[in-house]
Context: one part of a larger RNA
RNA sequence: GGAUGAACGCUAGCGGUAGGCCUAACACAUGCAAGUCGAACGGUAACAUGAGAGCUUGCUCUUGAUGACGAGUGGCGAACGGGUGCGUAACACGUAUACAAUCUACCUUUAACUGAGGGAUAGCCCAGAGAAAUUUGGAUUAAUACCUCAUAGUAUUAUUUUAAGGCAUCUUAAUAUAAUUAAAACUCCGGUGGUUAAAGAUGAGUAUGCGUUCUAUUAGUUUGUUGGUGAGGUAACGGCUCACCAAGACCACGAUAGAUAGGGGGCCUGAGAGGGUGAUCCCCCACACUGGUACUGAGACACGGACCAGACUCCUACGGGAGGCAGCAGUGAGGAAUAUUGCGCAAUGGAGGAAACUCUGACGCAGCCAUACCGCGUGUAGGAAGAAUGUCCUAUGGAUUGUAAACUACUUUUAUACAAGAAGAAACCCCAGUACGUGUACUGGGCUGACGGUAUUGUACGAAUAAGCACCGGCUAACUCCGUGCCAGCAGCCGCGGUAAUACGGAGGGUGCAAGCGUUAUCC
Numbered sequence: 001g002g003a004u005g006a007a008c009g010c011u012a013g014c015g016g017u018a019g020g021c022c023u024a025a026c027a028c029a030u031g032c033a034a035g036u037c038g039a040a041c042g043g044u045a046a047c048a049u050g051a052g053a054g055c056u057u058g059c060u061c062u063u064g065a066u067g068a069c070g071a072g073u074g075g076c077g078a079a080c081g082g083g084u085g086c087g088u089a090a091c092a093c094g095u096a097u098a099c100a101a102u103c104u105a106c107c108u109u110u111a112a113c114u115g116a117g118g119g120a121u122a123g124c125c126c127a128g129a130g131a132a133a134u135u136u137g138g139a140u141u142a143a144u145a146c147c148u149c150a151u152a153g154u155a156u157u158a159u160u161u162u163a164a165g166g167c168a169u170c171u172u173a174a175u176a177u178a179a180u181u182a183a184a185a186c187u188c189c190g191g192u193g194g195u196u197a198a199a200g201a202u203g204a205g206u207a208u209g210c211g212u213u214c215u216a217u218u219a220g221u222u223u224g225u226u227g228g229u230g231a232g233g234u235a236a237c238g239g240c241u242c243a244c245c246a247a248g249a250c251c252a253c254g255a256u257a258g259a260u261a262g263g264g265g266g267c268c269u270g271a272g273a274g275g276g277u278g279a280u281c282c283c284c285c286a287c288a289c290u291g292g293u294a295c296u297g298a299g300a301c302a303c304g305g306a307c308c309a310g311a312c313u314c315c316u317a318c319g320g321g322a323g324g325c326a327g328c329a330g331u332g333a334g335g336a337a338u339a340u341u342g343c344g345c346a347a348u349g350g351a352g353g354a355a356a357c358u359c360u361g362a363c364g365c366a367g368c369c370a371u372a373c374c375g376c377g378u379g380u381a382g383g384a385a386g387a388a389u390g391u392c393c394u395a396u397g398g399a400u401u402g403u404a405a406a407c408u409a410c411u412u413u414u415a416u417a418c419a420a421g422a423a424g425a426a427a428c429c430c431c432a433g434u435a436c437g438u439g440u441a442c443u444g445g446g447c448u449g450a451c452g453g454u455a456u457u458g459u460a461c462g463a464a465u466a467a468g469c470a471c472c473g474g475c476u477a478a479c480u481c482c483g484u485g486c487c488a489g490c491a492g493c494c495g496c497g498g499u500a501a502u503a504c505g506g507a508g509g510g511u512g513c514a515a516g517c518g519u520u521a522u523c524c
Stems, first nucleotide, its partner, number of pairs: 001524004006520005013376006019369002021334001026332003030329003035076003040073002043069002047067003050063006083287003092212008102204002107200008115149004125138005155180005161174005185192002213259003220250003225247008262284004266277004289310005312323004340366001342365003348362001349360004379410004390401001393398001416460005424451001429446007468513005473494003479508005489496002
């Protein structure tokens, strides 16, 4: 000098853009953060409509008939999105290569199929247990829930033969035989689904090479350990697991142990080489009160799922139960220190749905904070009697503050008031038209804005609403007086202060930066 997720002191006019618990992965009140589909299903708790009945004539009852829809079965989603950095020093990350050792829901393309039956069970109803959470028995019912049969290639498994490749295990291609595995329907008749196979896309898994902090005041480490055979297991290879066999494997080019730490793109600094760092944003990893376990599923060993154990908190009728903010706000605690229990799904994106639409603390916005960067302003021009009893200095002549003020003439950013007032909307969806067998495409019109009466524009008003902070011995730009008297104090280093202090405190003047200026901390 530059930099910061900064803090502290003094000060503070406006706008834009960004950023905002670095500490206790400490504990959490309250609300919200993952639902959706009635075009899968049985149905009807609430609301509305229609119809019917009753009479008290404006109410009651009945009816799933309709719009819809609580609870329930079923499907898809909940493995994304969002948070945090505990662990992790190589099982992660970065990069390159590979899988003749692999899987992949939804989506795209292609081909084929979508036949026939069956038994249950939630719900509802009846009867119970319990303070609650919850739960038992009986009867009965549906499905795109479940089961059986049929059908079956280029699927899977086993075997036969041939060809090519390979040292070989084996791989690829072709041929033949045997066995095995599938489906679901809905419909407003336009369509939407379901099953199988192949390929693609996307995502994931696995393997190998290289690189990735410090300590030798850590020198030996290892027994499923290293390799083999066989078996099991996995989507898949493999000591992944097991039985048997061999005795290997790693290590001074640092094993093992210990300490610290999420990694990278990047960011800061620097001429560079380097050094430091890993907030925001993006990619990967790990975690979800602590430890463990699996279930479901295409995908989890699952933040707002399950089970077990533990600590903690809460409810209890003492028999037993409930919970997990490292989601968004918010509270307490800790701390030098870090924001609102806000608005909206209008846009973008996501889930479900044929769609309308619903949900979405993702996201879009607003609020708070000079935390940072950028921009603007706090007036402009003239004005010497160089005004004043002003301040301050003085050699008492004067000098300084100082064109500064007054005064004259202008301007109106910003602030204030009033008025007008966006873009972000493209689409989806609705209507009409054209092309058209349909699907669909195009054209025109209509609907939808949280921000927000915001940005912006115009008018009015009047210098009106707006300057501080640090420093002035040298380094280092900027000097005098008074007070103090090795005291009080200053100080980054050198050093100032003991009676004439440009170094302490005050004043005048000056210098620097400026809505900031200084200090502290950290890095180059």
RNAcentral holds the full RNA, with entries from SILVA. A computed fold for a 524-nucleotide part of an RNA from an uncultured Flavobacteriales bacterium, annotated as small-subunit ribosomal RNA, 5' domain. The coordinates come from a structure-prediction model, not an experiment, and the mean pLDDT is 83.